[in-house]
Context: one part of a larger RNA
Molecule: large-subunit ribosomal RNA, domain VI
Organism: Phycisphaeraceae bacterium
RNA sequence: CGUUGCAAGCUUGAGAGGAGUCAACCCUAGUACGAGAGGAUUGGGUUGGACUGACCCCUGGUGAUCCUGUUGCGCCGCCCGGCGCACCGCAGGGUAGCUACGUCAGGCAGGGAUAACCGCUGAAAGCAUCUAAGCGGGAAGCCCCCCUCGAGAUCAGGCUUGCUUGCCUUGUGCGUGAGACCCCCGGAAGACUACCGGGUUGAUAGGCCGCAGGUGUAAGGGCUGAGAAGUCCUCAGCUGAGCGGUACUAAUGGUCGAAGGUUUGGUCACU
Numbered sequence: 001c002g003u004u005g006c007a008a009g010c011u012u013g014a015g016a017g018g019a020g021u022c023a024a025c026c027c028u029a030g031u032a033c034g035a036g037a038g039g040a041u042u043g044g045g046u047u048g049g050a051c052u053g054a055c056c057c058c059u060g061g062u063g064a065u066c067c068u069g070u071u072g073c074g075c076c077g078c079c080c081g082g083c084g085c086a087c088c089g090c091a092g093g094g095u096a097g098c099u100a101c102g103u104c105a106g107g108c109a110g111g112g113a114u115a116a117c118c119g120c121u122g123a124a125a126g127c128a129u130c131u132a133a134g135c136g137g138g139a140a141g142c143c144c145c146c147c148u149c150g151a152g153a154u155c156a157g158g159c160u161u162g163c164u165u166g167c168c169u170u171g172u173g174c175g176u177g178a179g180a181c182c183c184c185c186g187g188a189a190g191a192c193u194a195c196c197g198g199g200u201u202g203a204u205a206g207g208c209c210g211c212a213g214g215u216g217u218a219a220g221g222g223c224u225g226a227g228a229a230g231u232c233c234u235c236a237g238c239u240g241a242g243c244g245g246u247a248c249u250a251a252u253g254g255u256c257g258a259a260g261g262u263u264u265g266g267u268c269a270c271u
Stems, first nucleotide, its partner, number of pairs: 001152001005163007015149004021049007033038001051106005059100004066093005071086006110144003117137004166174002168171001179256004183199005204250003207246005213239003220233005
């Protein structure tokens, strides 16, 4: 821009893509078959491999500074207590998120038309013949069924709901107005864009408060000990992303935005 007024939401499905897998074991059955050795077709069940999708409850990983311990040097005048640098100095743990080595799910079943092939009836050709007319069966393959996208499917579909015919100076005008956008606060959304939530009629993010989770008992003081240190106040202190609450801070402000017709009634003007 189009889809023939403008919007918001929900859809149909033309079409496109994906999936479709393999094996072992158990029963049928040591049966059929076979002299024996061996050893099924078929049908039923179980488990697994690889692959695919989703997720983070469990088990683990990461978690660049969440907590703790500790070495060397330097700094805060010294002690104490801290800070900086040394691969995040090294080491022990670890929330959220992201993840696999973790968990869950999938391939099924069914329908239709068929291939090779197997048939029924059946002539040409008194027989025979699956075929010439006609009618069945039949595959991991084809179409549907399952999953995803999908109306620019220009044949541009459908449904529901909301909104728009008001003005006079007739214009590149003003107004009403569903809704939308810019902008801003953000996001288990994201390269950008897009998408989703929120914008004071507000819990959208930050802060603060509480909780969870993590770390593991802070500083300071008391007591014991010659001291290192231990112990009590103390399951303390500190704490990123998690959960909830709370307007303290920040969500200021602006723009765009859609017609024609018919009917009925009223009013005014003109004839």